[in-house]
The prediction has a mean pLDDT of 81. This is a predicted structure of a 75-nucleotide RNA (transfer RNA). Rfam family: tRNA. By type it is a transfer RNA. From the family's description: Transfer RNA (tRNA) molecules are approximately 80 nucleotides in length. Rfam links the family to the GO term triplet codon-amino acid adaptor activity.
């Protein structure tokens, strides 16, 4: 320099195939119930505008374009 993968709540991961109901799941942290009392298990909440500007579109995490970071591979 080229190429590929990856970026989506504190952390880990799904959703992109085919664009269209509210952006889910899992530990995590708040409150609670239970219990003598903790763990646990059950019940509830809070936290993303999806890596960043832009394009298409009625509608974009998803389609296109340009950068950005990390990470492998090539030279």
């Nucleotide at each position: 320099u080229g190429c590929g993968a990856u970026g989506u709540g504190g952390a880990g991961c799904a959703g992109u195939u085919c664009g269209g109901u509210u952006a889910g799941c899992u530990c995590g942290g708040g409150a609670g119930u239970c219990u003598c009392a903790u763990a646990a298990a059950c019940u509830c909440u809070a936290g993303g505008u999806c890596g960043c500007c832009g394009g298409u579109u009625c509608g974009a995490a998803u389609c296109c374009g340009g950068c950005c970071a990390u990470c492998g591979c090539a030279u």